[in-house]
RNA sequence: GCCGCUGUAGCUCAAUGGCAGAGCACCGCACUUGUAAUGCGACGGUUAAGGGUUCAAGUCCCUUCGGCGGCU
Numbered sequence: 001g002c003c004g005c006u007g008u009a010g011c012u013c014a015a016u017g018g019c020a021g022a023g024c025a026c027c028g029c030a031c032u033u034g035u036a037a038u039g040c041g042a043c044g045g046u047u048a049a050g051g052g053u054u055c056a057a058g059u060c061c062c063u064u065c066g067g068c069g070g071c072u
Base pairs, nucleotide, nucleotide: 001071002070003069004068005067006066007065010024011023012022013021018055027041028040029039030038048064049063050062051061052060
């Protein structure tokens, strides 16, 4: 330099173009002599950035940036 994959909650990952979710973590409550475990609840998101298509974009298209891999 060229090609491909990838970017969503603190972490690991879902989401057929039609309400952004789960598990873990953190916080609160219950339980316990106390802790752990368990149960219940709550919090947490500019879906990497910008633009385009569309009634509607995390999803499709373009550019940029980051990460990973391959080729040279």
Description: A computed fold for a 72-nucleotide RNA from Candidatus Flexicrinis proximus, annotated as transfer RNA. Rfam family: tRNA. Gene Ontology term of the family: triplet codon-amino acid adaptor activity. The prediction has a mean pLDDT of 83. NCBI's taxonomy places the organism under Bacteria, Chloroflexota, Anaerolineae, Candidatus Flexifilaceae, Candidatus Flexicrinis.